[in-house]
About this RNA:
Transfer RNA from a Fidelibacterota bacterium, 74 nucleotides, folded computationally. The prediction has a mean pLDDT of 81. It matches the Rfam family "tRNA". Gene Ontology term of the family: triplet codon-amino acid adaptor activity.

């Protein structure tokens, strides 16, 4: 130096294409069940959605930088 991808909960990720209440699974916390432990049920808590702008009533979503990370070219 070009030209793609990825970035959402602690953790693996969905949800983007076609803008409209942010979600599953595990985990973690409480209760229940059990002599306990574990396994099983129930219930609850956690997200400025990588980061600045932009557009829009309305942005995880559409549009631009810029920052990390992988790939491939040169």
């Nucleotide at each position: 130096c070009g030209a793609g991808g990825u970035g959402u909960a602690g953790u693996u990720c969905a949800g983007u294409c076609c803008g409209g209440c942010a979600g599953a699974a595990c985990a973690c916390u409480u209760g229940c069940u059990u002599u306990g432990g574990g396994a099983g049920c129930a219930a609850g808590g956690g997200g400025u959605c990588g980061u600045u702008g932009g557009u829009u009533c309305a942005a995880a979503u559409c549009c631009a930088g810029c920052c990390a990370c992988c790939u491939c070219g040169a």